Predicted 3D model of a 75-nucleotide RNA (transfer RNA) from a Patescibacteria group bacterium. The organism belongs to Bacteria candidate phyla, within Bacteria. RNAcentral holds the sequence, with entries from ENA and MGnify. It matches the Rfam family "tRNA". It is annotated as a transfer RNA. RNAcentral records the identical sequence in 2 taxa.

Parts: sequence; structure tokens; C1' cells
RNA sequence: GGCCCCGUCGUCUAGUCGGUCUAGGACGUCUCCUUUUCAAGGAGAAGAUCAGCGGUUCGAAUCCGCUCGGGGUCA
Repeated sequence: GGCCCCGUCGUCUAGUCGGUCUAGGACGUCUCCUUUUCAAGGAGAAGAUCAGCGGUUCGAAUCCGCUCGGGGUCA
């Protein structure tokens, strides 16, 4: 340098044949209840505009292009 894969809450991830609920779940965090206290259990809340920019489209996490980061492979 060529080709392929990946990038989504703090972490791990679903969704990637465009529109359904406002991007869902688990763990973690916070608040409350229960308990003498802790843990466990129950109820609730906050938290990602989907790596960045641009394009296509009435509409993009999803399609296209470029860039950045990580991994693999070939030379």
C1' cells in the first nucleotide's frame, strides 16, 4: 500500500432486508421500600442523537463516499 471485519449508555451487547415504542436488554450507578445493620429481594430513575464529516432519501444507527481508531490477511 491492496482487500476483509469491527466501532451503539460506565461495561458487555440487540437492532444493520430504512419509517413501528422516544435506540431495547443485562451488569453496574443513584433514590425509595423491606431489614436492628449489611447482603439478598422489590419498586423506580438517570445514562448512548449509534467513531467523525459529507452525500442519497420525504425519512439514515441501518444505504453510499471519505477520514479516524482497532483487528485480520496478502505483498